This is a predicted structure of a 126-nucleotide RNA (c-di-AMP riboswitch aptamer (ydaO/yuaA leader)) from a Clostridia bacterium.
[in-house]
RNA sequence: CACUGUAAAACGUUUAAUUCAUUUGAAGCGGGGAACCCAAAUAUCGGGGCGAAUUUCUUUUUGGAAUAGGACAACUCUUUCAGUCCGAGCCCGUCAGCUAACCUCGUAGACGUUGAGAGAGGAGAA
Numbered sequence: 001c002a003c004u005g006u007a008a009a010a011c012g013u014u015u016a017a018u019u020c021a022u023u024u025g026a027a028g029c030g031g032g033g034a035a036c037c038c039a040a041a042u043a044u045c046g047g048g049g050c051g052a053a054u055u056u057c058u059u060u061u062u063g064g065a066a067u068a069g070g071a072c073a074a075c076u077c078u079u080u081c082a083g084u085c086c087g088a089g090c091c092c093g094u095c096a097g098c099u100a101a102c103c104u105c106g107u108a109g110a111c112g113u114u115g116a117g118a119g120a121g122g123a124g125a126a
Stems, first nucleotide, its partner, number of pairs: 011112004018027003028107006038097001046095001047092004055066004069086004075121008
């Protein structure tokens, strides 16, 4: 000097997943169910929800190649170009289109840097 690992604090990334209280919670954010009207039908081969995570091909491999789509700190948001990644999983249980009132649920987890332009806003300095 570089790399790797562990611990603490701070700062951040993904995400709805934050803040305040502590008197069994509240606010904020997010999801589901649920009328008229409208729309849609169909007969189990079920159907549906959260999520970016859907679809196609190939395969000696349950591996691989792609893809709809999604993410990527140095004030924040939007956007352009290039680059790098992800493209899972879980749940309901024969049942759910939209949907006002209304009802109800969640607020986990996992991680540690990508550069260069444009616009708007904010902050600071002179």